RNA sequence: CAGAGUUGGCGGAUGGCCGCCUGCUGCCAAAACAGCAGGAGGAAAGUCCGAGCUCCAUAGGGCAGGGUGCUGGGUAACACCCAGUGGGGGUGACCCCAGGAAAGUGCCACAGAAACCAGACCGCCAGCGGCCCUGUAAAUUUUACAGGGUGCGGGCAAGGGUGAAACGGUGAGGUAAGAGCUCACCCCUUUAGGUGGUGACACCUAAAGUGGGUAAACCCCACCCGGAGCAAGACCAAAUAGGAGGGCGUUCCCUAAAAGGGAUAAGGGUGGCCCGCCCGAAGCCCUCGGGUAGGUCGCUUGAGGCGUCGGGUAACCGGCGUCCCAGAUGAAUGGCCAUCACCUGAAAGAGGGUGACCUCUUUCAGGAAACAGAACUCGGCUUAUGACCAACUCUGACUC
RNA sequence: GCGCCUGUAGCUCAGCUGGACAGAGCAACGGACUUCUAAUCCGUAGGUCGCAGGUUCGAAUCCUGCCAGGCGCACCA
Numbered sequence: 001c002a003g004a005g006u007u008g009g010c011g012g013a014u015g016g017c018c019g020c021c022u023g024c025u026g027c028c029a030a031a032a033c034a035g036c037a038g039g040a041g042g043a044a045a046g047u048c049c050g051a052g053c054u055c056c057a058u059a060g061g062g063c064a065g066g067g068u069g070c071u072g073g074g075u076a077a078c079a080c081c082c083a084g085u086g087g088g089g090g091u092g093a094c095c096c097c098a099g100g101a102a103a104g105u106g107c108c109a110c111a112g113a114a115a116c117c118a119g120a121c122c123g124c125c126a127g128c129g130g131c132c133c134u135g136u137a138a139a140u141u142u143u144a145c146a147g148g149g150u151g152c153g154g155g156c157a158a159g160g161g162u163g164a165a166a167c168g169g170u171g172a173g174g175u176a177a178g179a180g181c182u183c184a185c186c187c188c189u190u191u192a193g194g195u196g197g198u199g200a201c202a203c204c205u206a207a208a209g210u211g212g213g214u215a216a217a218c219c220c221c222a223c224c225c226g227g228a229g230c231a232a233g234a235c236c237a238a239a240u241a242g243g244a245g246g247g248c249g250u251u252c253c254c255u256a257a258a259a260g261g262g263a264u265a266a267g268g269g270u271g272g273c274c275c276g277c278c279c280g281a282a283g284c285c286c287u288c289g290g291g292u293a294g295g296u297c298g299c300u301u302g303a304g305g306c307g308u309c310g311g312g313u314a315a316c317c318g319g320c321g322u323c324c325c326a327g328a329u330g331a332a333u334g335g336c337c338a339u340c341a342c343c344u345g346a347a348a349g350a351g352g353g354u355g356a357c358c359u360c361u362u363u364c365a366g367g368a369a370a371c372a373g374a375a376c377u378c379g380g381c382u383u384a385u386g387a388c389c390a391a392c393u394c395u396g397a398c399u400c
Numbered sequence: 401g402c403g404c405c406u407g408u409a410g411c412u413c414a415g416c417u418g419g420a421c422a423g424a425g426c427a428a429c430g431g432a433c434u435u436c437u438a439a440u441c442c443g444u445a446g447g448u449c450g451c452a453g454g455u456u457c458g459a460a461u462c463c464u465g466c467c468a469g470g471c472g473c474a475c476c477a
């Protein structure tokens, strides 16, 4: 210098002019006006997780369903974060993955003998008989022996071949040929014991072998999960045909009747189901139609920000001090100009270095953004984004 | 704002559960029939399976993240 890796930060400042929203104060109330104060983001986004909050009999059990998945820690909680363990990738900085395939079931197309339980295309092997060829001997047709080819049934799975994947690997023994068939060593898995570690796990010893893959296939194991969502929910105001159709029900007791109370049926709620629970004798539910689409609260003080000290490897936690920092509802937070900072390129000058090169100053030219915009509030993740910046690290080339 | 669904040929859809050929109808093109056209018959072409990454031997299908489109949800009585 170039190319990479990891982490973090910024998303202009000041002034002037013209505007917008909210709050407070002033003039008696309101409006208007004036003054003061405040006024988008790192992602406000996607709505992918986790919570707070509110309501639904305070939500209990079972089944179903969903989610998570190495270990330890952090946290209100998480699928997030931190630290580690094991495996994989990369020259490296570094990155990615993670329960169980030795509980069971399923699947593994085509090819291939065979895809997990057995099987053989080429091949290897001995045997048997028939035929053919060659050689040797006896001998002229033929016979005997040896070798080769072919055929048949048989043994084998080492080698070839197929496939993404082929029955653990190497060596020796063994055999007609072979094979974990046997032995030695090694890999892997499981179990038991020991040592270290909180643990995942690592190392050592012994025994056994059920020694393909797939669980982002069913499933098994462990843990977690009630549902809906601020259009939640509460109050006020206005308006209407207080309507039509359908389904179910209109029971009993206190008590003779009414009111009231109680028990239940139907129906409804607990938005998958069952039990349980709750409401419930007047209505309840569904569909269609009708009306209003106004206001207040929820609504911003919160697992809050900043600074400092302490604990912890870290995530994070604790103490103290200080601050209040948008609450709009067709939805405010903007536009223009100037100056200064910022970046890029060129030129000149100065300085440093042996050098490649670097730094500073001045002038000129150019750029000045991008993604995007709160809508109950937080913690995360993911995605988008600038010819913005910084720190640390790796690799390569060049110069010395 | 909140919740849910869909994306496969020019159009409408199947195939996704259970992974191994991407298909059907209409439309388009060519041919046959006809004097010509329509209808009918025969044939042909046409596909990033919305996009990207992952799991797997193998992805339209399974998982994750984006993109686009659509639907529903107010209150009163």
Base pairs, nucleotide, nucleotide: 001396002395003394004393005392006391007390008389009388010386012340013339014338015337016336017335018334020039021038022037023036024035025034026033041371045382046381048380049379050378051377052376053229054228055227056226060275061274062273063272065225066224067223068222069221070084071083072082073081074080085098086097087096088095089094099220100219104218105217106214107213108212121160122159123156124155125154127152128151130150131149132148133147134146135145136144137143138142168186169185170184171183172182173181187211188209189208190207191206192205193204194203195202196201233297234296235295236294243288244287245286246285247284248283251263252262253261254260267279268278269277270276290476291475292474304323305322306321307320308319309318310317311316342367343366344365345364346363347362348361349360350359351358352357401473402472403471404470405469406468407467410426411425412424413423428444429443430442431441432440450466451465452464453463454462